Context: one part of a larger RNA
RNA sequence: GGACGAACGCUGGCGGCGCGCCUAACACAUGCAAGUCGAGCGGGAAUUUUGCGAGAGUAAUCCAGUGAAAAUCCAGCGGCGGACGGGUGAGUAACGCGUGAGUGACCUGCCUUACACAGGGGGAUAACGUACCGAAAGGUACACUAAUACCGCAUGAGACCCCGGCAGCGCAUGCUGCAGAGGUCAAAGGAGCAAUCCGGUGUAAGAUGGACUCGCGUCCGAUUAGAUAGUUGGUGAGGUAACGGCCCACCAAGUCAGCGAUCGGGAGCCAACCUGAGAGGGUGAUCGGCCACAUUGAAACUGAGAGACGGUCCAAACUCCUACGGGAGGCACCAGUGGGGAAUAUUGGGCAAUGGGGGAAACCCUGACCCACCGACGCCGCGUGAGGGAAGAAGCUUUUCGGAUUGUAAACCUCUGUUCUUGGUGAAGAGAAGAAGACGGUAGCCAAGGAGGAAGCCCCGGCUAACUACGUGCCAGCAGCCGCGGUAAUACGUAGGGGGCGAGCGUUGUCC
Numbered sequence: 001g002g003a004c005g006a007a008c009g010c011u012g013g014c015g016g017c018g019c020g021c022c023u024a025a026c027a028c029a030u031g032c033a034a035g036u037c038g039a040g041c042g043g044g045a046a047u048u049u050u051g052c053g054a055g056a057g058u059a060a061u062c063c064a065g066u067g068a069a070a071a072u073c074c075a076g077c078g079g080c081g082g083a084c085g086g087g088u089g090a091g092u093a094a095c096g097c098g099u100g101a102g103u104g105a106c107c108u109g110c111c112u113u114a115c116a117c118a119g120g121g122g123g124a125u126a127a128c129g130u131a132c133c134g135a136a137a138g139g140u141a142c143a144c145u146a147a148u149a150c151c152g153c154a155u156g157a158g159a160c161c162c163c164g165g166c167a168g169c170g171c172a173u174g175c176u177g178c179a180g181a182g183g184u185c186a187a188a189g190g191a192g193c194a195a196u197c198c199g200g201u202g203u204a205a206g207a208u209g210g211a212c213u214c215g216c217g218u219c220c221g222a223u224u225a226g227a228u229a230g231u232u233g234g235u236g237a238g239g240u241a242a243c244g245g246c247c248c249a250c251c252a253a254g255u256c257a258g259c260g261a262u263c264g265g266g267a268g269c270c271a272a273c274c275u276g277a278g279a280g281g282g283u284g285a286u287c288g289g290c291c292a293c294a295u296u297g298a299a300a301c302u303g304a305g306a307g308a309c310g311g312u313c314c315a316a317a318c319u320c321c322u323a324c325g326g327g328a329g330g331c332a333c334c335a336g337u338g339g340g341g342a343a344u345a346u347u348g349g350g351c352a353a354u355g356g357g358g359g360a361a362a363c364c365c366u367g368a369c370c371c372a373c374c375g376a377c378g379c380c381g382c383g384u385g386a387g388g389g390a391a392g393a394a395g396c397u398u399u400u401c402g403g404a405u406u407g408u409a410a411a412c413c414u415c416u417g418u419u420c421u422u423g424g425u426g427a428a429g430a431g432a433a434g435a436a437g438a439c440g441g442u443a444g445c446c447a448a449g450g451a452g453g454a455a456g457c458c459c460c461g462g463c464u465a466a467c468u469a470c471g472u473g474c475c476a477g478c479a480g481c482c483g484c485g486g487u488a489a490u491a492c493g494u495a496g497g498g499g500g501c502g503a504g505c506g507u508u509g510u511c512c
Stems, first nucleotide, its partner, number of pairs: 001512004006508005013382006019375002021340001026338003030335002035080003040077002043074003047070006055062002087293003096218008106210002111206007119153001121151002129142005158185004163180001165178005189198003219265003226256003231253006238246001268290003272283004295316003299312001318329004346372001348371003354368001355366004385415004395406001397404002419453001420449006429439001456501005461482003467496005477484002
């Protein structure tokens, strides 16, 4: 000098764009953050319309009951989604990350392409009902019912298993193609008058996403020198989508290490960011990629995908409810509270846009997101007026008492309207025909008013731009270094003057 997620002191007019718990991965009141589909299914509730209709009435009509239809709502069964999106950085020195390869050892819902198929049956169960238990959370028994829920049978192009054959090839185990024998394995319907559409099943291919393996790179400490028994390898079996001590039985005795094993400390990694001429050094906030975690520890279930933040079970600590028998909870989502701290915002608006989930759609949900609020926290831009104006006014300060200085500065004159205030008008953002704007009556534009509302901070001994007076008297104090202060202090305090930067200026901390 530059930089910062900064803080502190003094000061503070406006706008745009960003950023905002770095500390206690401390504890959390309250609300919200993941639902959706009735065009998969059976019910229930109230409402409306309507048919029949016991009964009442002379009649119009009223009305117990019962059937149908339409739309709405509700829990349940079922489907898809809750593995994304959002948060945090505790752990992790590791194939975790980065980069480059490999899989002749692998999986992939929804989506795309292609081919083929969907025949005929069965038994349940929730809801509802009845009867109970419990303070609650919740649960039990009996009986009933549906499906795109569940289960056999048929068909088998094809796939898989297995048997042997032929051909081609290679990267060790082998890979690919072709024809054949045996065995195993499918399906679901819904909407519509219909056409048709949305779905279902099998296979092949693609796309996307993932899994695994390897080369290289990835902090400090030797005042850590030896470490290791599933350890290293083999055979076999199991397990997995798949290879593998991944797991197990048996066998062998290996394996790593001064090119730093092991141990200890501290740490998420990267693209990037800061600095620097570069080499390098430092950092890893925001934004993007990857990883890990979800009170702590462990486990599996479901599923295409999880060892699952707002799922389940168990254990532990903590908090809450309780009728003392037993239960409930998990903000490192968005706000917000307490606490910690030098320190970090609103319990806001909207789904209008972008994107996501569900749905045929209408639409619903979305604290993702888009916006608004607070904060000079940062960067950038603008303003606090412009021109004229010497009687060089007054006042302050100083003086050798002549003057000098503040100083064209002010007053005063002539203007302007960026900002400001008021009033009016008023968007784009909404790309295909229409509708739809939270922001927002915002930005912008027009008019009027009026210099009116808008300047401070640090410094002035040398480094280092900028000097005098008074006070003080090694006191009070200053200070980044050298050093100032003990009676003439340009170094302390105040004043005048001056210098620097400017809505900021200084100080502190950290990095280069």
Molecule: small-subunit ribosomal RNA, 5' domain
Organism: uncultured bacterium